A computed fold for a 71-nucleotide RNA from a Patescibacteria group bacterium, annotated as transfer RNA.
RNA sequence: GCCUCCUUGGUUCAGUGGCAGAACGACGGUAUCGUAAACCGUAAGCGCCAGUUCGAUUCUGGCAGGGGGCU
Numbered sequence: 001g002c003c004u005c006c007u008u009g010g011u012u013c014a015g016u017g018g019c020a021g022a023a024c025g026a027c028g029g030u031a032u033c034g035u036a037a038a039c040c041g042u043a044a045g046c047g048c049c050a051g052u053u054c055g056a057u058u059c060u061g062g063c064a065g066g067g068g069g070c071u
Stems, first nucleotide, its partner, number of pairs: 001070007010024004018054001026042005047063005
C1' cells in the first nucleotide's frame, strides 16, 4: 500500500428498513440484629460525517479505531 471483517448501556452480546432488547454489573428500595443471597424498581447505548428513503442501528460512500490476510 491492497483485500476482508468488526464498532449497539460499564462489560459480553441480540436486533437485516417502522417502539432499541437481554444477561451480568451500577444505583435506590423491601426484608434482616447486621451482611450477603433473594425480591421489587431506576438510570445508562446504536463510533463520526454525508447520501438513499416517507422513515436508517439496519442500505450506500467517506473518515476514525480495532482484528485478520496479502505484498
Background: The coordinates come from a structure-prediction model, not an experiment, and the mean pLDDT is 83. The sequence is in RNAcentral, with records from ENA. Rfam family: tRNA. Gene Ontology term of the family: triplet codon-amino acid adaptor activity. NCBI's taxonomy places the organism under Bacteria, Bacteria candidate phyla.